Bacterial small signal recognition particle RNA from a bacterium, 100 nucleotides, folded computationally.
């Protein structure tokens, strides 16, 4: 110095990751009254057996509010991940080789 290959540069697909939004099995909350069910105590009817309605409390839940795997849609200076096409005046870096 010469070829060749690679990364660096651009595109575009993908994959994983991150943020946000949707949904959502599942689960927690959740009715003073105007759901439900049970209803101590007290009330009422009744001569009486027995019945009725029903406050607390308690349980179920309904609207509501939260927790969330997972699935979707959107995004990026996301990743010494993949593929794959360009560009390549430059930088780096491996190979073969020629000269000095």
């Nucleotide at each position: 110095g010469a070829c060749c290959g690679g990364g660096u540069c651009c595109u575009g697909c993908g994959c994983g990751g991150c943020g946000g939004g949707a949904u959502a099995a599942c689960u927690g909350u959740g009715a003073a009254u105007c759901g439900g069910g049970u209803c101590a105590g007290a009330u009422c009817c009744g001569g009486a057996a027995g019945g009725a309605a029903g406050c607390a409390g308690c349980c179920c839940u309904a609207a509501g509010c939260g927790g969330a795997a997972g699935u979707c849609c959107c995004g990026g200076g996301u990743g010494c991940c993949g593929c794959a096409g360009g560009a390549g005046u430059g930088c780096c870096u491996g190979g073969u080789u020629g000269g000095a």
Its Rfam family is "Bacterial small signal recognition particle RNA". On this family, see Righetti et al., Proc Natl Acad Sci U S A 2016: "Temperature-responsive in vitro RNA structurome of Yersinia pseudotuberculosis". Gene Ontology terms of the family: SRP-dependent cotranslational protein targeting to membrane, signal sequence recognition and signal recognition particle, plasma membrane targeting. It is annotated as a non-coding RNA gene. The coordinates come from a structure-prediction model, not an experiment, and the mean pLDDT is 77.